[in-house]
Molecule: c-di-GMP-I riboswitch aptamer
Organism: Desulfuromonas soudanensis
């Protein structure tokens, strides 16, 4: 320098839950607030869960903090 990896620091994100706000709804902004995360950045490609519709064939949306592979990324002990 690259890669496995994941001590220690310097940071960084932010769950449950409130309170506004959007949305039929899963969810999702935002603020407060920290359960946790070394990818809990990023993306809806497979898979899985959920939600709306459905002539039951299917169609459409959500989830990336549900798995897997992808892209991109700080530090640098053993």
């Nucleotide at each position: 320098c690259c890669g496995c990896c994941g001590a220690a620091a310097a940071g960084g994100c932010a769950a449950a839950g409130c309170c506004g706000g959007a949305g039929c709804g899963a969810u999702c902004c935002g603020g407060c607030g920290a359960c946790g995360c070394a990818a809990u950045g990023c993306a809806a490609c497979a898979g899985g869960u959920c939600c709306g519709u459905u002539u039951c064939g299917g169609c459409g949306g959500a989830c990336g903090g549900c798995u897997g592979a992808g892209c991109u990324g700080u530090c640098g002990a053993a």